The prediction has a mean pLDDT of 82. The part of an RNA shown here (large-subunit ribosomal RNA, domain I) has 534 nucleotides and comes from Flavobacterium dankookense.
[in-house]
Context: one part of a larger RNA
C1' cells in the first nucleotide's frame, strides 16, 4: 500500500408523516370608490425588533344577541391587571378611522411644503382650531352625476410577426397575440324587407347531428358552411307618421284670423297589409307596479345515544372475555389501530337585520272588436348604381347577400325587397327607429364537499414571516429553507477546563447513537482497531 471484518465520523438519500398546493362539483356572490377605494407610509403594547390586529377613541370603543369561565394575538417568561355586577370569545349594527394614493385648495422628488375664505380663541399683528375651496358634464338656481381600482368571461375600434406552405410573394398563422375604449352579473343577439321549394317552417341564443359533406383554395398548404333533423329554454313589445288638441316663439293681417317652427298631450304600430278618417258596437277581458299580508327562509347558537374487566406495554384505542347504542359504524383527536373517552356525526330546535310564496283588497298604469274604402300616413341623401376596399366557409370568380371611403341617386301600396349572375312566372317578406327575460360564457372571492391528484428536487415561485433574501440603473429576474419527545419532563448538581466552549459523571425519558446541527439515517468521502497479504 491492497483486501477483509468491526466500530465510528461525514452526508442527508430512502421510508413514514402533513401544516401547503393542484383539479373539480354544488350553492352563494359577482363588485369596491369623492360618505375618499384598491394599495401603501407612519404610528399604536408595561417591556415590543418582526408578523397579525387596529388608527391620536390606535392588539382597541358603544349597543344588542349568543355564550358561561377563564383571560390580556403569534409568544415563552417576569411585572401589573381584567372577569359570575358575566370578562375573553362568536355574530349583527354603529363610533373612531393620522398621512399618501382617482387625490380633488395650490405645489411636489407619494406618504411632504405653502395658501385663501368663513367662524372661533384675542381688541390688533402673528399663530392655532373647525368647516369649505379641483376639473368635466347636466341643471335658471339649489343641487346632482362622473373620474380611479379589480381575475376571467362579453362587445366594439385597432392590429402584428415567428410559423406552415418542407424555399417564397397570393395564401397560412389570425382577425390570434398585443394596444385602446365600453358594459354587466352576465354580455352580445333578437321578434323576418327570414328560411324554404310546389310541401312547409315561424324572433334570438346554446348543445348534438348534418359533416370534414357542399364548396373554397399558387384547386398547394390549408380553410370549411348551410338547409333539414334531435334537444336546452321559451315572450313578446314600444315609437316616428297620418288625424285631433294645447303651449311658446316668429312672420303676416282687411285685427276675425292665417301660416311657419319648436315642444307637450291624445291617437297609432302592420303583410290575410295596417292605421288615420267615416259608420256601428262596447266599457268587457287579461295583466303589471306599489302598498297590505306573511307561509317559509335566515348570523352567532342549542340538544344530541351507547363499555367494562383482565393481559402485553412507557402509554391501550391492540389481544382475550363479557356488554351496549345505532335516523348516529362520516371524519378528526386522544401516549399504538376507539361506533360507546373528547370534538363531532344522524336527527331535532332556534332567532335579529334582511329576503320572501299563497292570498284578498286599494291606488296607479298597460291591453281589445265589426264594416266601408274617396282622400291622407306607413322611417331619404335612404334603397339602388359606378369606382376602391372589407365581411360572409366563398382568394373577383358566373358572385348573389351585408358594410362603406368616394361620386351619384329612386319609388310611395296599382309601392318596395328577396329567393346565389340576369330575365319571366311563382313563392316569401315589408328595409332605411327602438326595447326585450330564459336557455349560454367566466371565477379575483365565500361556504360545503370530492379526487385510481402531489407528498418537501414533488405539489403553487412560495407547506417555513416569499414575490421575501438576493441580482439588475431600470423594465424585470427570483431562490434556498418542513419533522426532538406522548409530555420540555429542554439535562438540577458535581468534576476536568481559562471558559458562558467542549467533555466526563449524575438526573429526565420507553428510548438521549431522540440533546435542540435533535424521526429514520443509504451512498460518495475520511478515520481507528484487528486479521491476511506485499
Nucleotide at each position: 500500500g491492497g483486501c477483509g471484518u468491526a466500530u465510528g465520523g461525514g452526508g442527508g438519500a430512502u421510508g413514514c408523516c402533513u401544516a401547503g398546493g393542484c383539479u373539480c362539483u354544488c350553492a352563494g356572490a359577482g363588485g369596491c370608490g369623492a360618505a375618499g377605494a384598491a394599495g401603501g407610509a407612519c404610528g399604536u403594547g408595561a417591556u415590543a425588533a418582526g408578523c397579525u390586529g387596529c388608527g391620536a377613541a390606535a392588539a382597541g370603543c358603544u349597543a344588542c344577541g349568543g355564550g358561561g369561565a377563564u383571560u390580556g394575538g403569534c409568544a415563552c417568561a417576569c411585572a401589573c391587571g381584567a372577569a359570575u355586577u358575566g370578562a375573553u370569545c362568536c355574530g349583527u349594527a354603529g363610533a373612531u378611522a393620522u398621512c399618501c394614493g382617482a387625490a380633488u385648495g395650490g405645489g411636489g422628488c407619494a406618504a411632504c411644503c405653502c395658501a385663501c375664505u368663513a367662524u372661533g380663541u384675542u381688541g390688533a399683528a402673528g399663530a392655532c382650531a373647525u368647516a369649505g375651496u379641483a376639473c368635466a358634464c347636466c341643471g335658471a338656481u339649489a343641487g346632482g352625476u362622473g373620474a380611479g381600482c379589480a381575475a376571467a368571461c362579453c362587445c366594439g375600434c385597432u392590429g402584428a410577426a415567428c410559423u406552415g406552405a418542407a424555399a417564397c410573394a397570393u395564401c397560412u398563422a389570425a382577425g390570434u397575440a398585443g394596444g385602446c375604449g365600453g358594459a354587466g352579473g352576465a354580455g352580445a343577439a333578437g321578434a323576418a324587407a327570414a328560411c324554404a321549394a310546389a310541401a312547409g317552417u315561424g324572433a334570438u341564443u346554446c348543445c348534438g347531428u348534418a359533416a370534414g359533406u357542399a364548396g373554397u383554395g399558387g384547386c398547394g398548404a390549408g380553410c370549411g358552411a348551410a338547409c333539414g333533423c334531435g334537444g336546452a329554454u321559451u315572450a313578446g313589445c314600444c315609437c316616428a307618421a297620418a288625424c285631433c288638441a294645447g303651449u311658446g316663439u316668429u312672420g303676416u293681417u282687411a285685427c276675425g284670423g292665417c301660416a311657419a317652427u319648436a315642444c307637450u298631450g291624445g291617437g297609432g304600430u302592420u303583410g290575410u297589409a295596417g292605421g288615420a278618417c267615416c259608420a256601428c258596437g262596447a266599457c268587457a277581458u287579461u295583466u303589471g307596479u306599489u302598498g297590505c299580508g306573511g307561509a317559509u327562509u335566515g348570523a352567532a347558537u342549542u340538544a344530541g345515544a351507547a363499555u367494562a374487566a383482565c393481559c402485553u406495554g412507557g402509554a391501550a384505542a391492540g389481544g382475550u372475555u363479557a356488554a351496549c347504542c345505532a335516523a348516529a359504524g362520516a371524519g378528526g383527536g386522544u401516549g399504538a389501530u376507539a361506533g360507546u373517552c373528547c370534538c363531532g356525526u344522524a336527527u331535532a330546535a332556534g332567532u335579529a337585520a334582511g329576503a320572501g310564496a299563497a292570498g284578498a283588497u286599494a291606488a296607479c298604469g298597460a291591453u281589445a272588436g265589426u264594416g266601408g274604402u274617396a282622400u291622407c300616413c306607413u322611417g331619404a341623401g335612404u334603397a339602388g348604381g359606378g369606382c376602391g376596399g372589407g365581411g360572409c366557409a366563398c382568394g373577383u370568380g358566373a358572385a348573389a347577400c351585408c358594410c362603406u371611403g368616394u361620386c351619384u341617386g329612386a319609388a310611395u301600396u296599382u309601392g318596395g325587397c328577396g329567393g346565389g349572375a340576369c330575365c319571366a312566372u311563382c313563392c316569401g317578406c315589408u328595409a332605411a327607429g327602438g326595447c326585450u327575460a330564459a336557455a349560454u360564457a367566466c371565477u379575483c372571492c365565500u361556504g360545503a364537499g370530492a379526487g385510481a391528484c402531489c407528498g418537501a428536487u414533488a405539489g403553487u415561485g412560495a407547506a417555513c414571516c416569499a414575490g421575501u433574501a438576493c441580482c439588475g440603473u431600470g423594465a424585470g429576474g427570483g431562490a434556498a429553507a418542513g419533522g426532538u419527545g406522548a409530555a420540555a419532563a429542554g439535562a438540577a448538581c458535581c468534576g476536568u477546563g481559562a471558559a458562558u466552549a467542549a467533555c466526563g459523571g449524575a438526573g429526565u425519558g420507553a428510548a438521549a447513537u431522540a440533546g435542540a446541527u435533535c424521526c429514520u439515517g443509504a451512498a460518495a468521502c475520511c478515520a481507528u482497531a484487528c486479521g491476511c497479504u506485499u
Rfam family: Bacterial large subunit ribosomal RNA. Gene Ontology terms of the family: structural constituent of ribosome and ribosome. The source organism's lineage runs through Bacteria, Pseudomonadati, Flavobacteriia, Flavobacteriales and Flavobacterium. The sequence was found in a public genome assembly.